[in-house]
Description:
Predicted 3D model of a 367-nucleotide RNA (Bacterial RNase P class A) from a Clostridia bacterium. Model confidence (mean pLDDT): 76 of 100. Of the family's consensus pairs, 97% are formed in the model.
RNA sequence: CGAGUAGACUGGAUGGUCGCAGACAUGAUCGCCGCGAGGCGGUGUCUGAGGAAAGUCCGAGCUCCAUAGGGCAGGGUGCUGGGUAAUACCCAGUGGGGGCAACCUCAAGGAAAGUGCCACAGAAACAUACCGCUCCGUAACGGGGACCACCCCGCGCGGGGUAAGGGUGAAACGGUGCGGUAAGAGCGCACCAGCGGCCGGGCGACCGACCGGCUAGGUAAACCCCACCCGGAGAAAGACCAAAUAGGAGGGGGAUGACGUGGCCCGCUGAACCCCUCGGGUUUAGGUCGCUUGAGGCCACCGGCAACGGUGGUCCCAGAUAGAUGGCCAUCCACGACAGAACUCGGCUUACAGGUCUACUCGCCCG
Numbered sequence: 001c002g003a004g005u006a007g008a009c010u011g012g013a014u015g016g017u018c019g020c021a022g023a024c025a026u027g028a029u030c031g032c033c034g035c036g037a038g039g040c041g042g043u044g045u046c047u048g049a050g051g052a053a054a055g056u057c058c059g060a061g062c063u064c065c066a067u068a069g070g071g072c073a074g075g076g077u078g079c080u081g082g083g084u085a086a087u088a089c090c091c092a093g094u095g096g097g098g099g100c101a102a103c104c105u106c107a108a109g110g111a112a113a114g115u116g117c118c119a120c121a122g123a124a125a126c127a128u129a130c131c132g133c134u135c136c137g138u139a140a141c142g143g144g145g146a147c148c149a150c151c152c153c154g155c156g157c158g159g160g161g162u163a164a165g166g167g168u169g170a171a172a173c174g175g176u177g178c179g180g181u182a183a184g185a186g187c188g189c190a191c192c193a194g195c196g197g198c199c200g201g202g203c204g205a206c207c208g209a210c211c212g213g214c215u216a217g218g219u220a221a222a223c224c225c226c227a228c229c230c231g232g233a234g235a236a237a238g239a240c241c242a243a244a245u246a247g248g249a250g251g252g253g254g255a256u257g258a259c260g261u262g263g264c265c266c267g268c269u270g271a272a273c274c275c276c277u278c279g280g281g282u283u284u285a286g287g288u289c290g291c292u293u294g295a296g297g298c299c300a301c302c303g304g305c306a307a308c309g310g311u312g313g314u315c316c317c318a319g320a321u322a323g324a325u326g327g328c329c330a331u332c333c334a335c336g337a338c339a340g341a342a343c344u345c346g347g348c349u350u351a352c353a354g355g356u357c358u359a360c361u362c363g364c365c366c367g
Base pairs, nucleotide, nucleotide: 001363002362003361004360005359006358007357008356009355010354012332013331014330015329016328017327018326020048021047022046023045024044025043026042030041031040032039033038050338054349055348057347058346059345060344061343062234063233064232065231069266070265071264072263074230075229076228077227078226079093080092081091082090083089094108095106096105097104098103109225110224114223115222116219117218118217130166131165132162133161134160135159136158137157138156141154142153143152144151145150174192175191176190177189178188179187193215195212196211197210199208200207201206238289239288240287241286248278249277250276251275252274253273260268261267296315297314298313299312300311301310302309303308333336
């Protein structure tokens, strides 16, 4: 210098001006309303979207229902160790696959519990033999040798052996080679793969050495088995207050248990009501709380490879309820992407113009 790998950060700047939302102040001294408490406005100060606020896919907090209990069904997770409030997330490892490498990637338990499935092709997809190879027998046929006892070869037929070779397939019953054999075959041997045993290392996944008999198809994001986890509903949860009021008629269910516990059964609660229909009353998108101080941000030190944890210091950083966070002007630049909070966190995923930084790998060149 070129090509790459991993990670982190940033996401127009400055000034002016006019607005919007929230908090506080308005004190002997602003305006209006109200008997008052107070309310509305004005004024002043401060604050006012994101790295994803998004998808709502996981995991929690919080609230209500039993302080959520037992069983069945159902669902989820699935190598090991750790982190965490928790997770399907994160960190560190193991194993498989990819890359020269940095590094990336994997739903990665069990196929020797059982069942199912394996299209087309093929003889056969889990116990089979199509072509072939080979042995034995052989009436007839063809050829040859012998020359009358017959023998050999070929073809055919019958009975075995074989799974080397051919052929089919995504996959064919361990692979390659040597020996061996009638032909073959883990039949024997060497190496490799797999399985089992044993020894050593590691917390563990697993790794390494040795020995053994030769061998067991694939598929569990098919049923299933094993281990662990999961009660339901969500901020329109839920609590309080105000205004208005009313109650009724018909039908059905109900201590043989209403209502509730949002799959079912049990259990629990149980203060006696509930459901449907008809016809009415009241009414404002009512108010207050929940609501933003939180598993919180930043800094330092300590422990840990790390995720993370501990201690100390420091900071307060939107909180609306028809829903604020915007418009214009000036100057500048690299000319500005995706995108907008609505109970709150931790993750994941998805979208994203441009720019900056760090570490590492490979190649070439120069010293």
Its Rfam family is "Bacterial RNase P class A". From the family's description: Ribonuclease P (RNase P) is a ubiquitous endoribonuclease, found in archaea, bacteria and eukarya as well as chloroplasts and mitochondria. By type it is a ribozyme.